Record summary:
Lysine riboswitch aptamer from uncultured Agathobaculum sp., 172 nucleotides, folded computationally. The source organism's lineage runs through Bacteria, Bacillota, Clostridia, Eubacteriales and Agathobaculum. The sequence is in RNAcentral, with records from MGnify.
RNA sequence: GAUAGAGGCGCGGUUUUCAUCAGUAUCGGUCUGGAAGGGUCCGUAAACCCGUUGAGCAGCCGAGAAAGGGUCUGCCGCCGAAGCCGGUUCUUGUUGCGGCAAGGCCGUGCUGGACGCUGCUGGAAAAUAUCCCUGCGUCUGUCAUCAGCAGAAAUGCCGGUGGAGAGCUAUC
Numbered sequence: 001g002a003u004a005g006a007g008g009c010g011c012g013g014u015u016u017u018c019a020u021c022a023g024u025a026u027c028g029g030u031c032u033g034g035a036a037g038g039g040u041c042c043g044u045a046a047a048c049c050c051g052u053u054g055a056g057c058a059g060c061c062g063a064g065a066a067a068g069g070g071u072c073u074g075c076c077g078c079c080g081a082a083g084c085c086g087g088u089u090c091u092u093g094u095u096g097c098g099g100c101a102a103g104g105c106c107g108u109g110c111u112g113g114a115c116g117c118u119g120c121u122g123g124a125a126a127a128u129a130u131c132c133c134u135g136c137g138u139c140u141g142u143c144a145u146c147a148g149c150a151g152a153a154a155u156g157c158c159g160g161u162g163g164a165g166a167g168c169u170a171u172c
Stems, first nucleotide, its partner, number of pairs: 001172005008079001010078005018070001026063004031059003037050004041099006082111003085107003089104005112140006119133001122132003142163005148157003
C1' cells in the first nucleotide's frame, strides 16, 4: 500500500403504522365588527396580484390538512458507518441587494461506539417529545503497558493505568 473483517441498545437511507403538529394553516358564509391597505420566507426597492362591489385583520358558525421532527414495521446500503463544525462555493424559495432556511459540493477541522446525568436562558424544534453541543460518569470493543495466576513456551485468564478510528485484526 491492497484486499477481507470485527465492535452492538452500532450507523445511515427508504417504506408502512400510529400519535403529535392541530381543531392550527387553509377553505367556505346573504353572518358581526372595522376602514385602507394587503399578499408572494424576512428587510428594502421593483414587478405581478388582491382590495372602498369593503380586502387584510378580529369575532362567530361550518369543513379541515400537510411538511418538518418522533415512533413502529419491512427493505436496502454499511462499520468514518455517520454526526457536528466551518466555507471568498453552487442550486432552490418571483427579480436586484442584504439576511434566513433547505439541499449539493468541499475540508491537514472535532468525535472509537453506546447509555445516563448535567446546563437555573447551551443550540435546533410547535414541543415538556426528539436531535445536537458542553462538562462529568458508567458500560463496551480495541491496542499498549504494569502486576498477579496457569503454562516448558507460544499464549490464555484476571485486575489497574493510558491511547485513539490517521485506530485494531487477518491475508498478501
Model confidence (mean pLDDT): 78 of 100.